Annotation:
A computed fold for a 486-nucleotide part of an RNA from a Candidatus Omnitrophota bacterium, annotated as small-subunit ribosomal RNA, 3' major domain. It was read from a public genome assembly. The prediction has a mean pLDDT of 81. It matches the Rfam family "Bacterial small subunit ribosomal RNA". Rfam links the family to the GO terms ribosome and structural constituent of ribosome.
Context: one part of a larger RNA
RNA sequence: UGACGGGGACCCGCACAAACGGUGGAGCAUGUGGUUCAAUACGACGAUACGCGUGGAACCUUACCCAGGCUUGACAUGUACUAGAAAGCCUUAUGAAAGUAGGGCCCUCCCUUCGGGGACUGGUACACAGGUGUUGCAUGGCUGUCGUCAGCUCGUGUCGUGAGAUGUUGGGUUAAGUCCCGCAACGAGCGCAACCCCCAUCCUUUGUUGCUAAUCCCGCCGUAAGGUGGGAUGCACUCUAAGGAAACUGCCGCUGAUAAAGCGGAGGAAGGUGGGGAUGACGUCAAGUCAGUACGGCCCUUACGCCUGGGGCUACACACGUGCUACAAUGGCCGGUACAAUGGGUUGCGAAACCGCGAGGUGGAGCCAAUCCCCAAAGCCGGUCCCAGUUCGGAUUGAAGGCUGCAAUUCGCCUUCAUGAAGCCGGAAUCGUUAGUAACCCUAUAUCAGCUACGAUAGGGUGAAUACGUUCCCGGGUCUUGUACA
Numbered sequence: 001u002g003a004c005g006g007g008g009a010c011c012c013g014c015a016c017a018a019a020c021g022g023u024g025g026a027g028c029a030u031g032u033g034g035u036u037c038a039a040u041a042c043g044a045c046g047a048u049a050c051g052c053g054u055g056g057a058a059c060c061u062u063a064c065c066c067a068g069g070c071u072u073g074a075c076a077u078g079u080a081c082u083a084g085a086a087a088g089c090c091u092u093a094u095g096a097a098a099g100u101a102g103g104g105c106c107c108u109c110c111c112u113u114c115g116g117g118g119a120c121u122g123g124u125a126c127a128c129a130g131g132u133g134u135u136g137c138a139u140g141g142c143u144g145u146c147g148u149c150a151g152c153u154c155g156u157g158u159c160g161u162g163a164g165a166u167g168u169u170g171g172g173u174u175a176a177g178u179c180c181c182g183c184a185a186c187g188a189g190c191g192c193a194a195c196c197c198c199c200a201u202c203c204u205u206u207g208u209u210g211c212u213a214a215u216c217c218c219g220c221c222g223u224a225a226g227g228u229g230g231g232a233u234g235c236a237c238u239c240u241a242a243g244g245a246a247a248c249u250g251c252c253g254c255u256g257a258u259a260a261a262g263c264g265g266a267g268g269a270a271g272g273u274g275g276g277g278a279u280g281a282c283g284u285c286a287a288g289u290c291a292g293u294a295c296g297g298c299c300c301u302u303a304c305g306c307c308u309g310g311g312g313c314u315a316c317a318c319a320c321g322u323g324c325u326a327c328a329a330u331g332g333c334c335g336g337u338a339c340a341a342u343g344g345g346u347u348g349c350g351a352a353a354c355c356g357c358g359a360g361g362u363g364g365a366g367c368c369a370a371u372c373c374c375c376a377a378a379g380c381c382g383g384u385c386c387c388a389g390u391u392c393g394g395a396u397u398g399a400a401g402g403c404u405g406c407a408a409u410u411c412g413c414c415u416u417c418a419u420g421a422a423g424c425c426g427g428a429a430u431c432g433u434u435a436g437u438a439a440c441c442c443u444a445u446a447u448c449a450g451c452u453a454c455g456a457u458a459g460g461g462u463g464a465a466u467a468c469g470u471u472c473c474c475g476g477g478u479c480u481u482g483u484a485c486a
Stems, first nucleotide, its partner, number of pairs: 001486002003483003007480007015470002019433005026325008034316002042053002064311007073128001077127008088105007109118003130300002133298003139294001141289003144285001146283001151190006157166003170181003196277004201245005207239001210235002215232007248271001251265005327426001331385007343374003348367002353362003392423001397418007439462007
């Protein structure tokens, strides 16, 4: 100087407390361990592995296993020799295919001194290719974590023999090493904050594909007032997407050291960081990744490379993590009825109409999309069930179908009928959340032929409760103290 302390002081964080909802019990889905297997490919293991890499394993992917094949090779560059129409098409045998062994058609593009050369393709030979083989403890790059925590340092000066200290400590204050005051320090850098993006208010511009108040026209209902659908008209409004305004403790009062600041108030769409996002200092864990790619060393080279068929990654006594669905009446079922936003669409989205109980099929309007298409559920209204393993719950199994695809047996999803298991709110323990949050409800997208999605990432709809407080648990920051630790 650090690190550590079941030392001290101060402070912070959904850290505790308060509140709401879960997990741990059940069934299923998914990942992992274990076991099994010819193989169940590899990595990741407290927090910081375990719905993770994988943003989608039937073949492919695929790296694993079995079997059949190839050896300049599936891919790149070069040299030498050789054949040739620069290219390609058809076909036989064998075979699971890959491949192996053949046959046929076609019959020279450019230059030329007619020897040949060039381009391209096949073959032979050689340099080499190739390796998801190994080392993340040789590395780059990227990433996780402490942590969006408030810290980490430097120059000059001063102090100390020196390591080093000071500054950065102290008194206040802040979300903040934020700011003020003081001080042998005075300044500065990386961080903080701000500058960037989205949302909330207003103004200007814009006006089609968006909107339609006023005005006009037409249709329908109505005696009429008026209602409703369409069109003009217009850009008022909503919206679109560009620019600006606005918030700064600016104003007032009180407290404070006359400071920084704090508390209350006014005005305001918004008030003290307005709410989110992006942004991650010096470093720590020899943290993770050689299997994303790159790269040093080592290793394989008729195989640890390459191709193909099939299997496996989907096994199953069991254990754990993460989820979904429930155990019901704030509910289930039936009928009617209302309201989104984000996105996606030409190998695509696919309307109306018709067929089918349904999944779906026929169909093909419109749309390269503010134009057309894909599009809500909880909610509300009415009916029924009457507390039961039930009209709860839906696992499992049987049968019949639909879709994708060369192919659904291992191993896809969906529909209908039948079947109706466990489960009556879950031990010890444990997780998330402070507001448009939790909880509940659907929707869209990426990947994608299809799908194991109940996952992930976004979007909107409905919309709470609680926080006395900092004694305690966990993590962190500052100062100080002890130490036989470095």